[in-house]
RNA sequence: UCUGCUUCAGGGCAAACUCGUCUGAAAAGCGAGGACGCAAAGUUACCGGGCUAAGGAGCCGAAACCCAUCGGACUCUAUGUCAGCGGGACUGCCGGA
Repeated sequence: UCUGCUUCAGGGCAAACUCGUCUGAAAAGCGAGGACGCAAAGUUACCGGGCUAAGGAGCCGAAACCCAUCGGACUCUAUGUCAGCGGGACUGCCGGA
């Protein structure tokens, strides 16, 4: 540097699901349990993609033009999130060549 076809050691991680005087608007995260899987299921939101929509914008309504305010189960929006969706980047154990 390539490789995981064959195979070893120490091992590592932990989906769904359950639980929580935890964090968060939510998505999701964190912790305990649990194991479907994983040779990068280690790190990273750079590209594509998924999820959420607090805030913002629109729309509608609140008697009455406008403004303000309030409400909405509707629409848009990431600045939020997912690295166990794919790609890229960085790093790394063991075996083999």